[in-house]
Context: one part of a larger RNA
Molecule: small-subunit ribosomal RNA, 5' domain
Organism: Bdellovibrionaceae bacterium UBA2316
RNA sequence: GAACAAACGCUGGCGGCGUGCCUAAUACAUGCAAGUCGAACGGGGAAAGUAGCAAUAUGAGUACUAGUGGCGCACGGGUGAGUAACGCGUGGGUAUCUGCCUUGGAGUGGGGGAUAACAAGUCGAAAGAUUUGCUAAUACCGCAUAAGACCACUUUCAUUAGUGGUAAAAGAUUUAUCGCUUCAAGAUGAGCCUGCGUAAGAUUAGCUAGUUGGUAGGGUAAUGGCCUACCAAGGCGAUGAUCUUUAACUGGUCUGAGAGGAUGACCAGUCACACUGGAACUGAGACACGGUCCAGACUCCUACGGGAGGCAGCAGUAGGGAAUAUUGCGCAAUGGGGGAAACCCUGACGCAGCGACGCCGCGUGAGCGAUGAAGGCCUUCGGGUCGUAAAGCUCUGUCGUAUGGGAAUAAACAAAUGAAUGUACCAUGCAAGAAAGGAUCGGCUAACUUCGUGCCAGCAGCCGCGGUAAGACGAGGGAUCCUAGCGUUGUUC
Numbered sequence: 001g002a003a004c005a006a007a008c009g010c011u012g013g014c015g016g017c018g019u020g021c022c023u024a025a026u027a028c029a030u031g032c033a034a035g036u037c038g039a040a041c042g043g044g045g046a047a048a049g050u051a052g053c054a055a056u057a058u059g060a061g062u063a064c065u066a067g068u069g070g071c072g073c074a075c076g077g078g079u080g081a082g083u084a085a086c087g088c089g090u091g092g093g094u095a096u097c098u099g100c101c102u103u104g105g106a107g108u109g110g111g112g113g114a115u116a117a118c119a120a121g122u123c124g125a126a127a128g129a130u131u132u133g134c135u136a137a138u139a140c141c142g143c144a145u146a147a148g149a150c151c152a153c154u155u156u157c158a159u160u161a162g163u164g165g166u167a168a169a170a171g172a173u174u175u176a177u178c179g180c181u182u183c184a185a186g187a188u189g190a191g192c193c194u195g196c197g198u199a200a201g202a203u204u205a206g207c208u209a210g211u212u213g214g215u216a217g218g219g220u221a222a223u224g225g226c227c228u229a230c231c232a233a234g235g236c237g238a239u240g241a242u243c244u245u246u247a248a249c250u251g252g253u254c255u256g257a258g259a260g261g262a263u264g265a266c267c268a269g270u271c272a273c274a275c276u277g278g279a280a281c282u283g284a285g286a287c288a289c290g291g292u293c294c295a296g297a298c299u300c301c302u303a304c305g306g307g308a309g310g311c312a313g314c315a316g317u318a319g320g321g322a323a324u325a326u327u328g329c330g331c332a333a334u335g336g337g338g339g340a341a342a343c344c345c346u347g348a349c350g351c352a353g354c355g356a357c358g359c360c361g362c363g364u365g366a367g368c369g370a371u372g373a374a375g376g377c378c379u380u381c382g383g384g385u386c387g388u389a390a391a392g393c394u395c396u397g398u399c400g401u402a403u404g405g406g407a408a409u410a411a412a413c414a415a416a417u418g419a420a421u422g423u424a425c426c427a428u429g430c431a432a433g434a435a436a437g438g439a440u441c442g443g444c445u446a447a448c449u450u451c452g453u454g455c456c457a458g459c460a461g462c463c464g465c466g467g468u469a470a471g472a473c474g475a476g477g478g479a480u481c482c483u484a485g486c487g488u489u490g491u492u493c
Stems, first nucleotide, its partner, number of pairs: 001493004006489005013362006019355002021320001026318003030315003035071003040068002043065002049058003078273003087198008096190002101186008109143001111141002118133006149166006171178002199245003206236003211233008248270004252263004275296005298309004326352001328351003334348001335346004365395004375386004400430006409420001437482005442463003448477005458465002
């Protein structure tokens, strides 16, 4: 000098764009953050309105709906505790899987038995549990069929050819379609292996028994000591094994002429975690943040028998701290889930609020104005300086304020649809009116005098100032630098 997710002190007019718990991965009151489909299914089942004197009819078995079922909940969002590792980065590889989507081929025949809801009971304070009975399906289970798939055998250099065997399906509807089963290919996503790179310590020198390799088997979507049995005795290490400490990694960011050094907030990619530890279930995908089970700590409810919970989602609270925001608005846009659609859900997201926290822009007026006014300060008492500065005169209207107008973001389609928002912006009126401070002035380092103080009070980044004329302390005047900021502290180069 530059930079910062900064903090502190003094000061503070406006706007735009960003950004905001770096500490306790501490504990959490409350609300919201993942639902949707009645065009899969059986039940339940309105109202307004209309007609009528009324009963009632219609609206309508429509809207809506607990339950069964389907898809989603593995995305999106958060955090960085762990991890020095194929975790990440980069380049290869394959022994693998891939819901929804795209393309192509072949099918969708005919049956069955249950069960929730519901009804009637029982137990329990509750959470909930349980018995009997009834019922449906795109829920579940046989049968038939098999282009291709899979398995076995034969054959072949070769899944090359042949033979035998095994396993499917579901319907809905507005009759347009949408689904379902199977095979092949693609796309996307993922699993696994591997070369190279990836912090510090030798005041850590030896480490290792599933250890290293083989055979056989098991297991997995798949290779493999991944696991088991048997056999061999290997494997790693000063080119740093093992141990200890620290740490998520990267694109990037900061600095620097570069080389390099430091760093990994925001944004983007990957990984890991979800009160702590362990485990599996379901599923195309999880060993699953707002799922399940077990154990533990903590908190809450209890009729003491037993139960409930997990903000490192968005707000918010307590605590910690030098320190970090609203219990806001909206699904209008973009994107996601479900649905044929209408639409529903979405604290993702879009916006607004708070904070000079940062960057950028604008303003606090402009021109004229000398008796160089008054006043302050200094003075050699002549004057000098603040100083065209003020006053005064003439203007302007950024900004402000009031009134009127008023977007884009909204599109595919005839329309409708805007949270932000009556915002941005435009016009008109009024009005210099409401808007300047901070640090410094001995040298480094731009900027000097007077008074007070008297090694006191104090200053200080270094050198050093202060003991009676202090340009270094405090105050006044003046000056210098930066400016809605200016200084200090911290950290990095």